[in-house]
RNA sequence: UCCUUAUCAAGAGAAACUUAGGGACUGGCCCUAUGAAGUUUCAGCAACCUCAUGUUUUUCCUAUGCGUAAACAUGUAAAGGUGCUAAUUCCAGCAGAUCAUAAUAAUUCUGAAAGAUGAGGG
Numbered sequence: 001u002c003c004u005u006a007u008c009a010a011g012a013g014a015a016a017c018u019u020a021g022g023g024a025c026u027g028g029c030c031c032u033a034u035g036a037a038g039u040u041u042c043a044g045c046a047a048c049c050u051c052a053u054g055u056u057u058u059u060c061c062u063a064u065g066c067g068u069a070a071a072c073a074u075g076u077a078a079a080g081g082u083g084c085u086a087a088u089u090c091c092a093g094c095a096g097a098u099c100a101u102a103a104u105a106a107u108u109c110u111g112a113a114a115g116a117u118g119a120g121g122g
Base pairs, nucleotide, nucleotide: 001122002121003120004119005118006117007116008115013042014041015040016039017038021031022030023029025093026092027091028090043085044084045083048081049080051075052074053073054072055071056070057069059067089114094111095110096109097108
């Protein structure tokens, strides 16, 4: 950097250093000298990987059990790998439906796209 896949309406911030921007992009709307972003320390949230238990299946075995592997369910946050800690991914962007209309726009809903994070792979 690319591909596959899952999730994205819940949750959780203080201090120090530093100093003007930040919320991916565009438009809007917000946050910000009562200190943005960044770095560091400490704390917290969550449960993707991991971990524990159970069920089913698979494999091994003459058979059972143990063990291997997979799926599902439940649990813990103790240990390990990440992630996250303003606002639904802040809202919209593209398409369809809904409502209404002379026709649009707007409203509401659904899906996609884009993005973020995890896991796996090239």
A computed fold for a 122-nucleotide RNA from Clostridium autoethanogenum, annotated as SAM riboswitch aptamer (S box leader). Its mean pLDDT, the model's own confidence on a scale to 100, is 77. The sequence is in RNAcentral, with records from Ribocentre.